SAM riboswitch aptamer (S box leader) from Fictibacillus barbaricus, 125 nucleotides, folded computationally. Its mean pLDDT, the model's own confidence on a scale to 100, is 80. Lineage of the source: Bacteria > Bacillota > Bacilli > Caryophanales > Fictibacillus. Rfam family: SAM riboswitch aptamer (S box leader). Rfam links the family to the GO term regulation of gene expression. Rfam's curators write: The SAM riboswitch is found upstream of a number of genes which code for proteins involved in methionine or cysteine biosynthesis in Gram-positive bacteria.

RNA sequence: UACUUAUCACGAGAGGUGGAGGGACUGGCCCUAUGAAACCCGGCAACCGCUAGAUCUAUUGUCUAACUAUAGAACUAGAAAGGUGCCAAUUCCUGCGAGGCUUUAUAAGCCUUGGGAGAUGAGGA
Numbered sequence: 001u002a003c004u005u006a007u008c009a010c011g012a013g014a015g016g017u018g019g020a021g022g023g024a025c026u027g028g029c030c031c032u033a034u035g036a037a038a039c040c041c042g043g044c045a046a047c048c049g050c051u052a053g054a055u056c057u058a059u060u061g062u063c064u065a066a067c068u069a070u071a072g073a074a075c076u077a078g079a080a081a082g083g084u085g086c087c088a089a090u091u092c093c094u095g096c097g098a099g100g101c102u103u104u105a106u107a108a109g110c111c112u113u114g115g116g117a118g119a120u121g122a123g124g125a
Stems, first nucleotide, its partner, number of pairs: 001125001003123006013041001015040003021031003025095001027093002042087003047083002050078004055073005061067001091117001096114008
């Protein structure tokens, strides 16, 4: 950097440093000196991993079954390791398409849904 795959309506400080910007991009609409970004501390969560449990499968021991042990799979519960991640607003809304509704209806507004883009994890390249 591209690819595959899962998730994206929950959750998370009225702390310190810092000083003006920030919410990916477009168009909106917002946040910000009652202080932005960033860093530190703190917290949330549980994707990988970890802990516990019952289930199934395979293997080991025994002549067989039950049973013991090991491994794997999907499941439930949990946070005392570790690796990320996250901590305004649904990924703040929207960007392409389909369907529906409303009205002074060849337009505008609203709703639903598929997709695109993006973010994060995991995996192999």